RNA sequence: UCGUGCUAGACGGGGAGCUAGCGGUGCCCUGUACCCGCAAUCCGCUAUAGCGGGGUCGAAUCCCCCCUCGAGGGCUGGCGUACGCCGGGACUGCCGGGCUAAGCGGUGUUGAUGGCUGGGUCCUGCGCGGCAGGGGCCCGCGAACCCCGCCAGGUCCGGAAGGAAGCAACGGUAAGCGGUCACCUCUGGGUGCCGCAGGGGCGCCUGGCCUGAGCUGGCUGGUCCGGUAAGCCGGUGUCCGUGGCUCGACAGGGGGUGCACGA
Numbered sequence: 001u002c003g004u005g006c007u008a009g010a011c012g013g014g015g016a017g018c019u020a021g022c023g024g025u026g027c028c029c030u031g032u033a034c035c036c037g038c039a040a041u042c043c044g045c046u047a048u049a050g051c052g053g054g055g056u057c058g059a060a061u062c063c064c065c066c067c068u069c070g071a072g073g074g075c076u077g078g079c080g081u082a083c084g085c086c087g088g089g090a091c092u093g094c095c096g097g098g099c100u101a102a103g104c105g106g107u108g109u110u111g112a113u114g115g116c117u118g119g120g121u122c123c124u125g126c127g128c129g130g131c132a133g134g135g136g137c138c139c140g141c142g143a144a145c146c147c148c149g150c151c152a153g154g155u156c157c158g159g160a161a162g163g164a165a166g167c168a169a170c171g172g173u174a175a176g177c178g179g180u181c182a183c184c185u186c187u188g189g190g191u192g193c194c195g196c197a198g199g200g201g202c203g204c205c206u207g208g209c210c211u212g213a214g215c216u217g218g219c220u221g222g223u224c225c226g227g228u229a230a231g232c233c234g235g236u237g238u239c240c241g242u243g244g245c246u247c248g249a250c251a252g253g254g255g256g257u258g259c260a261c262g263a
Stems, first nucleotide, its partner, number of pairs: 001263006009057003012030004020046005034054005063256006072247005078242003082238007091231002093228008102220003105216003114210008122199006128192002131188006138179004147172003155164003
């Protein structure tokens, strides 16, 4: 070095989960990799950590170690972005109010401001007027009898003369009803370009006299108070991005590994 027969080993691995721990069944990743039985109100084991049975390959593409790459999973918090929720109210903004009067505006010698003094607006009473209502006056109607006058007929008294009561009709009247609305009277008011007297005076309107240059506070500015919470600050949650830690399949590279016999 070659041949033959063997052995270690391999015939999938990994993540999360479960578990005291390990492995498996189920899930996920990788990607192709013997078969049968067992197993989530689990199954089998114990640091040599699936168990039992069968089969194939076998010292190398295949086994072992190291490095690189890295699918995928897990943990985590830092940061950033967006959004939601809770809280804050220093600052910026916004809203409301007070003060100020620097700037602008308005107004003012055709007189600001201040002072004094009238009137009106407001209230009460009275007068006059108007209006409304009641009554009177006036007109009409208005009582079968129990209102009036006159009383036909009829009735009554009387010998008669004569007398009496009295219904209807007619005439009138009372209460009442209706009308008129000029006049008289009484009452009332959300009554009056009216008159007289008294009261009241905050504001507003308006007049007179004195004074003689400011007054006002609309806008900006300044300042203070209150509010709001958009910006902002703190906390918290979710999504996305990014970072850290950890496990890590597949793949690539490097290295390592027997025993016996024969030639």
Bacterial large signal recognition particle RNA from an Anaerolineae bacterium, 263 nucleotides, folded computationally. NCBI's taxonomy places the organism under Bacteria, Bacillati, Chloroflexota, Anaerolineae. The coordinates come from a structure-prediction model, not an experiment, and the mean pLDDT is 80. Of the family's consensus pairs, 93% are formed in the model. It was read from a public genome assembly, where an Rfam model found it. It matches the Rfam family "Bacterial large signal recognition particle RNA". Rfam describes the family as follows. The signal recognition particle (SRP) is a universally conserved ribonucleoprotein involved in the co-translational targeting of proteins to membranes.